[in-house]
Background
This is a predicted structure of a 77-nucleotide RNA (transfer RNA) from a Candidatus Hodarchaeota archaeon.

Order: sequence, then C1' cells, then structure tokens
RNA sequence: GCGCUGAUAAUCUAGUUUGGUUAGGAUACUUGCCUCCCAAGCAAGCGACCCGGGUUCAAAUCCCGGUCGGCGCACCA
Repeated sequence: GCGCUGAUAAUCUAGUUUGGUUAGGAUACUUGCCUCCCAAGCAAGCGACCCGGGUUCAAAUCCCGGUCGGCGCACCA
C1' cells in the first nucleotide's frame, strides 16, 4: 500500500441479514427494603449507538469518506 472485518453506558454484550413507538440484557455505581452488621437477595434510579456526509417520510441498521483496532496479502530491509 491492497483486501476482509469490527467500533453500542465505567466494563461485557444483544439488536444490523429484512430501516419503523421510549435502543434490550448482565456487571459496576447510587438510593431504599431486608439483616444485629456485612454479603447475598428484592425494588427503583443513573448512564451508550466512534466522527462527518449521503439516501429515505424515517438510519444503531443501508451507502460513501475519515479515525482507531483485528486478520490476511504485498512491498522494503
């Protein structure tokens, strides 16, 4: 350099194939309940679609470019 592939909360992850109501789950964190206390458990809360553009009535989802990561190939040595 070329090709393929991925990026969703503090962390992990579903959803992307086939666009459609308020983006789901787990862990963590906060508060409350429970308990002699802690843990566990229960309830509630908090918090996310990598960046820019395009298509569309509507984009996490489709398309293009960028950034970063992974894999393969090529080049140099």